[in-house]
The part of an RNA shown here (small-subunit ribosomal RNA, central domain) has 350 nucleotides and comes from Climacostomum virens. The source organism's lineage runs through Eukaryota, Sar, Alveolata, Ciliophora and Climacostomum. The coordinates come from a structure-prediction model, not an experiment, and the mean pLDDT is 89.
Context: one part of a larger RNA
């Protein structure tokens, strides 16, 4: 390489939109490009292979055949694929009527708690720990009451509950706004799937400028512990955490499981609809669609396990793997303010 693979052994891109490309529903007609069959031409010789022959054999030489799986021309076939034309509705989309939701952005509002400030009551301790000490306190702390300021986060509800492509999203109200689900049939008529490059989004930490700073808290300081203690424990505490704008572009970005479509026993929860049955209300039941869990058959799997939310049976498209270390390193290139990121070897070694 041919292959074989990618939940846990190496291997699914963090996620989306989408360009090229690849692939693509039903019916009829047409074309004959692909495809298939026949014929002809060409595909130098030598070599390789097969059967003979000649040097005493062999190497070597030589005769014939086969092969050269290709290309071109021509005749025919028309199922499939492609092109073109016409039609269709089941894929896809639009319309109408409903529905749920921490989906997003902006503005405003609220209560509890921590901290600080002012005032009142009040007096000797408070705090902290395994035990202590550093620390705070007679300049009146801790405790308690009232008032004020400020920042951050939203207890209960809360649920293998919901929403979102992923990251993620949780007080309340308003405004703007994206997607999804169910039902109805009216319309368009394959408008679809995937997606190399590309573009966008992307937790935390980090960076730039300007704000903000209650609590928490890397670094740092002190107190303990200890043989030591650059830790674990304690008292403090700065970046940061918060906001605006701009970067960074990573993660155990995980379901460690790419996207789409179809098919393949069931059982039992739960969320959102629809239809029907039942009920005195609360409610209960059946069917069905969409989601989200658990259990389980066939099948699959090295096993663990997966099992209509597949890791089963198939097809289409993309990404990726090919022994361990060296190494996600070096070099180069691109990106970045930097930190660094992306791409990504080899020598050597086992």
């Nucleotide at each position: 390489c041919u292959g074989g693979g990618c939940g846990u052994a190496a291997a699914g891109g963090g996620c989306g939109c989408g360009u090229a490309g690849g692939c693509g529903g039903a019916u009829a007609g047409u074309u004959u490009a692909g495809u298939c069959a026949g014929a002809g031409g060409u595909a130098a010789a030598a070599g390789c292979c097969c059967a003979g022959g000649g040097c005493u054999c062999a190497a070597c030489c030589u005769u014939g055949g086969a092969a050269c799986u290709g290309c071109c021309u021509u005749u025919g076939a028309u199922a499939c694929u492609g092109g073109c034309u016409a039609u269709c509705u089941u894929g896809a989309g639009u319309u109408c009527g409903g529905g749920a939701g921490a989906g997003g952005u902006g503005a405003g509002u609220g209560g509890a708690a921590u901290g600080c400030c002012g005032a009142g009551u009040g007096u000797a301790g408070a705090g902290g720990u395994g035990a202590a000490a550093u620390u705070c306190g007679u300049a009146g702390a801790u405790a308690u009451u009232c008032g004020g300021c400020g920042g951050a986060a939203c207890a209960c509800c809360a649920g293998u509950g919901g929403c979102g492509a992923a990251g993620g999203c949780g007080a309340c109200u308003c405004a703007c706004u994206g997607g999804c689900c169910c039902g109805a049939u009216a319309c368009u008529g394959a408008c679809g799937c995937u997606g190399a490059g590309g573009c966008g989004c992307g937790a935390a930490a980090g960076c730039g400028u300007g704000g903000g700073g209650a609590g928490c808290a890397a670094a740092c300081a002190g107190g303990a512990u200890u043989a030591g203690a650059u830790a674990c424990c304690c008292u403090g505490g700065u970046a940061g955490u918060c906001c605006a704008c701009g970067c960074c572009g990573u993660a155990a970005a995980c379901g460690a499981u790419g996207a789409g479509u179809g098919c393949u026993a069931g059982g039992u929860g739960u969320u959102g609809g629809a239809u029907c049955c039942u009920u005195u209300c609360c409610g209960g039941g059946a069917u069905u669609c969409a989601g989200u869990g658990c259990c389980g058959c066939a099948g699959c799997u090295a096993a663990c396990g997966c099992a209509u939310u597949a890791a089963g049976c198939a097809c289409u498209c993309c990404g990726c793997c090919u022994g361990g270390g060296g190494a996600g390193u070096a070099c180069g290139a691109c990106c970045g303010c930097a930190a660094g990121g992306u791409u990504g070897a080899a020598a050597c070694u086992c």